[in-house]
RNA sequence: AAAAAUGUUUUCUAGGGUUCCGCGAUGUCAUAUCGGCUGGUCCGAGAGAAAACUCACAGUCGUUGUACUGUGUCACGGAGGGAUAAAAGCCUGGGAGAA
Numbered sequence: 001a002a003a004a005a006u007g008u009u010u011u012c013u014a015g016g017g018u019u020c021c022g023c024g025a026u027g028u029c030a031u032a033u034c035g036g037c038u039g040g041u042c043c044g045a046g047a048g049a050a051a052a053c054u055c056a057c058a059g060u061c062g063u064u065g066u067a068c069u070g071u072g073u074c075a076c077g078g079a080g081g082g083a084u085a086a087a088a089g090c091c092u093g094g095g096a097g098a099a
Stems, first nucleotide, its partner, number of pairs: 007053006015043002020040002022037001023035006055072006061065001074094001076097001080092003
């Protein structure tokens, strides 16, 4: 310097807040306001987990197949901005930068 499966999806976790539910406080009598508050719903990881699929490479076979088996390592990281009710290890972003 170049290339690149550093692939896609789903479920979940660390984490996150407050639309809805629940809870607490206050007033009125089943609702209003306030509080993120151990929670449920909800959001959720490139650098967290698992599974399925796919791709690449290698190997196996009295079977040559859309067959089967194996491998696919690594990854420090802001500020600012954006979405949603809101926030975030979400998006910007394997970005800037560092090494």